[in-house]
RNA sequence: AGAGUUUGAUCCUGGCUCAGGAUGAACGCUAGCGGCAGGCUUAACACAUGCAAGUCGAGGGGCAGCGAGGGUAGCAAUACCUGUCGGCGACCGGCGGAAGGGUGCGUAACGCGUGAGCAACAUUCCCGUAUCUGGGAGAUAACCGGUGGAAACGCCGACUAAUAUCCCAUAACAACAUUUGCGGCAUCAAGAGUGUUUGAAAGAUACGUCGGAUACGGAUUGGCUCGCGUGACAUUAGCUAGUUGGUGAGGUAACGGCCCACCAAGGCGACGAUGUCUAGGGGUUCUGAGAGGAAGAUCCCCCACAUUGGAACUGAGACACGGUCCAAACUCCUACGGGAGGCAGCAGUGAGGAAUAUUGGUCAAUGGACGGAAGUCUGAACCAGCCAUGCCGCGUGAAGGAAGACGGCCCUAUGGGUUGUAAACUUCUUUUGUGGUGGAGCAAUAAGGCGUACGUGUACGUCGAUGAGAGUACAUCACGAAUAAGCAUCGGCUAACUCCGUGCCAGCAGCCGCGGUAAUACGGAGGAUGCAAGCGUUAUCCGGAUUUAUUGGGUUUAAAGGGUGCGUAGGCUGUGCAGCAAGUCAGAGGUGAAAGCCCGGUGCUCAACACCGGAACUGCCUUUGAUACUGUUGUGCUGGAAUUCGGAUGCCGUGGGAGGAAUGAGUAGUGUAGCGGUGAAAUGCAUAGAUAUUACUCAGAACACCGAUUGCGAAGGCAUCUCACGAAUCCGUCAUUGACGCUGAGGCACGAAAGUGUGGGGAUCAAACAGGAUUAGAUACCCUGGUAGUCCACACUGUAAACGAUGAUAACUAACCGUCGGCGAUAGACAGUCGGUGGCCAAGCGAAAGCGAUAAGUUAUCCACCUGGGGAGUACGACCGCAAGGUUGAAACUCAAAGGAAUUGACGGGGGCCCGCACAAGCGGUGGAGCAUGUGGUUUAAUUCGAUGGUACGCGAGGAACCUUACCUGGGUUUGACAUACAGAGGAAUCCUUUAGAGAUAAGUGAGCGUAGCAAUACGCCUCUGAACAGGUGCUGCAUGGCUGUCGUCAGCUCGUGCCGUGAGGUGUUGGGUUAAGUCCCGCAACGAGCGCAACCCCUACUGCCAGUUACUAACAGGUAAAGCUGAGGACUCUGGCGGAACUGCCGGUGACAAACCGGAGGAAGGUGGGGAUGACGUCAAGUCAUCAUGGCCCUUAUGUCCAGGGCUACACACGUGCUACAAUGGUAGGUACAGAGUGAGGCGAAGCCGCGAGGUGGAGCAAAACGCAGAAAACCUAUCGUAGUUCGGAUUGGAGUCUGAAACUCGACUCCAUGAAGUUGGAAUCGCUAGUAAUCGCAUAUCAGCACGAUGCGGUGAAUACGUUCCCGGGCCUUGUACACACCGCCGGUCAAG
Repeated sequence: AGAGUUUGAUCCUGGCUCAGGAUGAACGCUAGCGGCAGGCUUAACACAUGCAAGUCGAGGGGCAGCGAGGGUAGCAAUACCUGUCGGCGACCGGCGGAAGGGUGCGUAACGCGUGAGCAACAUUCCCGUAUCUGGGAGAUAACCGGUGGAAACGCCGACUAAUAUCCCAUAACAACAUUUGCGGCAUCAAGAGUGUUUGAAAGAUACGUCGGAUACGGAUUGGCUCGCGUGACAUUAGCUAGUUGGUGAGGUAACGGCCCACCAAGGCGACGAUGUCUAGGGGUUCUGAGAGGAAGAUCCCCCACAUUGGAACUGAGACACGGUCCAAACUCCUACGGGAGGCAGCAGUGAGGAAUAUUGGUCAAUGGACGGAAGUCUGAACCAGCCAUGCCGCGUGAAGGAAGACGGCCCUAUGGGUUGUAAACUUCUUUUGUGGUGGAGCAAUAAGGCGUACGUGUACGUCGAUGAGAGUACAUCACGAAUAAGCAUCGGCUAACUCCGUGCCAGCAGCCGCGGUAAUACGGAGGAUGCAAGCGUUAUCCGGAUUUAUUGGGUUUAAAGGGUGCGUAGGCUGUGCAGCAAGUCAGAGGUGAAAGCCCGGUGCUCAACACCGGAACUGCCUUUGAUACUGUUGUGCUGGAAUUCGGAUGCCGUGGGAGGAAUGAGUAGUGUAGCGGUGAAAUGCAUAGAUAUUACUCAGAACACCGAUUGCGAAGGCAUCUCACGAAUCCGUCAUUGACGCUGAGGCACGAAAGUGUGGGGAUCAAACAGGAUUAGAUACCCUGGUAGUCCACACUGUAAACGAUGAUAACUAACCGUCGGCGAUAGACAGUCGGUGGCCAAGCGAAAGCGAUAAGUUAUCCACCUGGGGAGUACGACCGCAAGGUUGAAACUCAAAGGAAUUGACGGGGGCCCGCACAAGCGGUGGAGCAUGUGGUUUAAUUCGAUGGUACGCGAGGAACCUUACCUGGGUUUGACAUACAGAGGAAUCCUUUAGAGAUAAGUGAGCGUAGCAAUACGCCUCUGAACAGGUGCUGCAUGGCUGUCGUCAGCUCGUGCCGUGAGGUGUUGGGUUAAGUCCCGCAACGAGCGCAACCCCUACUGCCAGUUACUAACAGGUAAAGCUGAGGACUCUGGCGGAACUGCCGGUGACAAACCGGAGGAAGGUGGGGAUGACGUCAAGUCAUCAUGGCCCUUAUGUCCAGGGCUACACACGUGCUACAAUGGUAGGUACAGAGUGAGGCGAAGCCGCGAGGUGGAGCAAAACGCAGAAAACCUAUCGUAGUUCGGAUUGGAGUCUGAAACUCGACUCCAUGAAGUUGGAAUCGCUAGUAAUCGCAUAUCAGCACGAUGCGGUGAAUACGUUCCCGGGCCUUGUACACACCGCCGGUCAAG
């Protein structure tokens, strides 16, 4: 000293939370010792029991009880008598029970604190001074006798004493009257004098003395008064009748309405009276840098109280904790008649409560009461006991010790890391502990003795009894590491990390938040961190919080400027001089108790603690001085303010008069079928004549153009013209006054619209209402009507986004450009000046947006207002209002946010620009039929699994009869079908074969005898046994790699440096053009660069060169029925290698002198020529654990593996993708042309022959520019069919076959014959395609034993259309709004229903 938390991110505002300290604490776990402290915060609740206030015989009468003495009786024990002595119960009397001790109910008060005052007072005991202490009297308790009562307690009679009581004397300094009178603010009064009156005493004695009375003084303690300070609420604003004052009398120690009689009508209050609620106050304590905030336990001071309430008595002192009386409640006793009691004293009990101790010891010390003293009493006090309640101190060992042990935990696991020098082990020490021995200080003195001094009973010195605590502290000896460590935490804040378990469960949590199968956040373990005889939790206070802001905050938009003015109180107030000295400043004095805090010392072994000294106590009072500032008084000034005079301005106000346009209505005319209204309509009006139009008349309301960033007004607000009255502002003048000013709580006035009351008025418009539409509905938006109202007068209401969301006043702080009203100047010019009203900006300010002389800048004064969101501007109360309602204005509860500004995205039924078979323009399809295929669903023993909007569905699968195969049923097997390596036993490997069985397999027979080595043996291979391990298409694609789809071949995505911004971020990448393109050019706080685009690569189109066989054949030659068939050729086609060619290069135009675009020439090709490969940053937790790889989890005689059969081919149904059709641009039959690209050895397979055909046979040739597959088909020619369910269409079914293959039943393809279904162009809707494209036609290949309507390729024939970008979809860039950021499939208000 800060941190976490609002957001995708940022800055700010703002709340919540945390880290610190503290406690009279409590709870949980744990616990070795000591010192010093502390210990009912709750029920001022109730209390059993014991104790806490007595003492004095040196005041008295006495003598119950005890002891001693004496006497009598008795042998004695003993009994009785005796106040004689020590003493003493009860009694009279004195002093003390008003202190000490407890508690905090009450009290918001002179209660407390602080400082003053009493000329208005008292004071037992103590001290000093002075004087006195004379005489007398009558009672009464005890005791005695009697008597009542259960008791408590009385009653009657008689006797008696005193330092008890009373009377007399004496006394003034007391009281009264009066004279004088230093002094005092005054009433008065110190002092002196005179007169009158009244009031005293007590004795005891040991003769030393102790007492008693009066007066004065001192000291102490108290009483009273005053200034200042000392809670909350204004949703408590008025309170007060002894109230305020006076006079008189009473009362008191004393002042006083303290009480009473009379008189007056005052007194208090916004500087908060009165009321209500809460509370003992202070020294101090805790916290804080301080200012403050909170608290008032222990200790000290003051107050109040003593079951509750009231009252007085006694006394120096009380209205009295352990006194009295009365009343009340409660408890107890009782013989029912009546009595007793008061722990908020110390212990203790019950109760309450989270919670707080012993019915202890002693008067040894300190202190108190009494006493002459000894002494007695003292739950005050001193000690001890209990409690980790706190603070402080000590210990639980120290040194060495690596095989870095064992064990635990973790890991990438033959090993490593960590626990950890930790342990073991060696050596050492002995605080503490146990045992033994010794053993304090606290003690000073009393009585008394001795000594010294003198003032002769005092002081000092010395001697001299007395210790509860305690055999404690302490010291010392012995023993032996011996007796002694826990608690919390470990996601961030916040120091400390891994494994296992769990699986939004159990749980955690101070805030944010963790947990849904890999949790450092739950539980356990290991380890670590922090503190430590404690550690955590809870509660409370301060801090952090500048989050109530005096120090030290704010109010345009975050909460917050009153709607506006006038103005009261209050606050603030220009300038010169002089006076005063209240504030202010300085010096001095008094006080500010002690303890505490702080500093310096000292004493307990240290510390805590205690003691000593100092400082401090920031305050209050008194006094002396200073006079700048504030204040105050006096006297001036003119700059603030106001006034005079002159001029000017305006939708400024009030009242009256006038005007035209429009609207509606009335009357009359013309005129005829509609009008009106809407997105489209309808309601409505209209043949009884509307709408339209003409003329005249009437009514009410509002004032077009001018008109504006204009003007005026305090605001609300104000607009035709004119008159009257009223107000204001500005300018000029510088004549007058001389601070007269500013602000303004309450108060008063004004205050849009709507609304209210009364009375008018009522044209238009128009809440409510009615009807028509719209709609799922439409109590709305639209339409037709229409009443309050809108207008006027008077009265109320008193609110608005009453906004510049910006209070008023004054001063200061760069410029520039307009405009309104004056002045100056006069030129149509003007850097002039004053007052308004606008724009843009410097400095500055601001979180930013922005503000910026009209401040949100810099200052000063005053007012108003704010303190998280919701609840709520609600409730209650009060005030106002006729009402509606307004003003003032909470709490419970709840959330961790709510909010402001700006940023980047995304989105918009926002805008601009642009693109794409996106639409449009076209061509052909799909959706209807049959079939094929995939999917869903259903079914099944199984119908294995995956893919599921676009981006799954002829997809993985480029080919399921067995195999594949992962599924099902059944049968087997367990080191395994497969890999590596080991141990033991046996065998060459391997091949043929028999039996059983569905097969796997099981049981056999036979052959065989590897390589190296002489051999043993080794290597290779096989079988059996065993253990490591194998194996898994089991799960998780949301743990992953890799690969892929999609946006999208869309033009984007970024970086470095610089610059801008507090920052997120921006700039660059935006802008002007252009492009297919972030393509290029220009501009520019940017300059460059990267990934993408383009190009480089492949195919294709043209061409040159080279090379040519298996390709080709022009010339020459040969030759055939024909044919490059042959010789030959290197010309052509072609093949395939290297090149060329196209670059907006050229011309014209447009364009910004650019990029580029348009047109043209040439050219095979023209503006990326056509096609392909190539897919940026990223998005979808997209797809795939079943291609493969892989973390984790799971199975291990099974979820592995082998085999047979079945299934993946099921079938009421739904969808996707295709094929074939519905026919004449066609079908059928016949004839006849022309490709490209592929492929072939377990292959392609020619010719020939056989079969209607599938095919069979055959085998030439060919590892291929050579041979084969291989006939291309549509097209073209001819014929026929004639619009029909057909010579269309071919499904389905029957029969017969072919081929592949162990095997075509489930379940193949093909052929032939026969059969001949649906279907006549397909609803809503929807798909593809822009040129060699669509459409149409066939061919080939991969897979493959066989199986293709699918897929991948190839060529043949070969169109139509594109005006254009309004609309649908998708996308790009810029901009705008946003309360969205999981990002519009968002967020979110209301309502209904359920709980």